Overview: Large-subunit ribosomal RNA, domain VI from Halostreptopolyspora alba, 267 nucleotides, folded computationally. It was read from a public genome assembly. Its Rfam family is "Bacterial large subunit ribosomal RNA". Lineage of the source: Bacteria > Bacillati > Actinomycetota > Actinomycetes > Halostreptopolyspora.
Context: one part of a larger RNA
Formats: sequence, structure tokens, C1' cells
RNA sequence: CGUAGGAGACUUGCGGAGUUCUGUCCCUAGUACGAGAGGACCGGGACGGACGGACCUCUGGUGUGCCAGUUGUCCCGCCAGGGGCAUGGCUGGUUAGCUACGUUCGGAAGGGAUAACCGCUGAAUGCAUCUAAGUGGGAAGCCCGCUCCUAGAUGAGGUCUCCCACGGGGACAACCCGGUAAGGCCCCCAGUGAGACGACUGGGUUGAUAGGCCGGAGGUGGAAGCCCCGCGAGGGGUGGAGCUGACCGGUACUAAUCGGCCGAGGG
Repeated sequence: CGUAGGAGACUUGCGGAGUUCUGUCCCUAGUACGAGAGGACCGGGACGGACGGACCUCUGGUGUGCCAGUUGUCCCGCCAGGGGCAUGGCUGGUUAGCUACGUUCGGAAGGGAUAACCGCUGAAUGCAUCUAAGUGGGAAGCCCGCUCCUAGAUGAGGUCUCCCACGGGGACAACCCGGUAAGGCCCCCAGUGAGACGACUGGGUUGAUAGGCCGGAGGUGGAAGCCCCGCGAGGGGUGGAGCUGACCGGUACUAAUCGGCCGAGGG
């Protein structure tokens, strides 16, 4: 810009893309078959491999502004307690998130038309013949079925709902200008439902969107100070203490202020 007024939702699917794999064991059955050795079709079930999707309950990884321990050194006057640097100094754990080594699901079933091939009926050719007319069966393959995208599918689809036929100019159904409606955008606060930027999603005081604060979960693992014991290193008590990133709630304290622009008058 188009989709013959302007909007907001929800959709159909022309078409396209993807998937399409396979093993072992058990039952049927030591049956059919076979002198024996051996050993099925058909049908049913269990467990896997590789591949793919989703997810984080479990297991594991990561977790550089979480907690603790600890070495050297410098600093906060000293003690005590802390801070900086040394790969995040090193070490032991670890929430959220992201993850695989983890969990879960998938290939299908089913339908249709067929290939080789197997048939029925059946002449040409009184027989025979699956074929010439007619008519069945039959593949991991083909079409559908399953998943995803899709109306610029210009063949531009459909349904529901909302806004209405404004003012001026004009050769008065064209067209031009302007203010609006429904609605949209800008702007702002945010997002582990989104993300390179746009976009998308949520929120903007009639507000829990983010931060802060409060409570909780989870994590660390017993803070500082004081008291007691020990010559001391240290131990015990106060006390599952103190501290605590992303998690779950609550709460307007802070920030989303105030505003601006676009947007129909149709066939």
C1' cells in the first nucleotide's frame, strides 16, 4: 500500500513444511512341518536402541552482588570485628533460571486408491484363460489421517461485536480541507508467557507492573555482643542462631506524572 466505510476479537485452510526408523525376548507352541537335528506362518504381549518434541518433579551440571570455612598481604589507630587484592584468591555447599547425564511423550491405529503378485465371473477360440466387457484381494511405498506455518490464497475467505452517515469548499454521488466516533499509536513502568532492534505480552493511580518494605519458602549451618569453662589453641550457653539473588504472597513507600497524535462519513 492492497484486501470497495472504519475498528476489535475469534477462525476456515488453498498451499507448504515436518514426522515416516528398527531390534531382542515371551505367549500361541516345542504346536504345524520334519526320520531326526531343528523349527514356523497367522495372532497377541513385554522391554530396548538411535532419532525427535516438551519439561525441570526426581538425579546431575551451572549458579562471578546467596551462606560458610580458610591462606598471604594491605587497610579501617590497636584488640575484637570487618573491607580490598590474589582466577570468583582457594575450598565446601547452594535458591531461581538455563540445562542433560534427568523426566515424559512421539513414529502409530484407522480409511482410500494401487505395484509386483494372487483371484472371481468370462468370451474372442462350444474347451481353457485374472481381461478383452465386468469385479475382488494385495506393500515400510502413494493419498488422507498426526504436528507446525499459512487469506499478499491479489482467488486477498468466514463469524461475532463496536462506531456511525459530522462541519466547510466544490462543476453538490467525484474530489479537497478540518474536527471527531469505535479504536489505535506515541510516551512511561515492566516481562523466566516475549525479545538482537522492532515486534509480542502485562500494567500505567478507578493501579500490585517493577523496585523497596513486611511475611513465608528455599539455601547456608550455629552470627555479632555478652556470659561460663580452659594457661592456651579452643569449647559451651544465649539460639536451628545470624545472614540470605532471581522463588510464593501481602503492602501504594518509590516509579508508571502530565499529556500528545492518528483514526469512518462509504457501493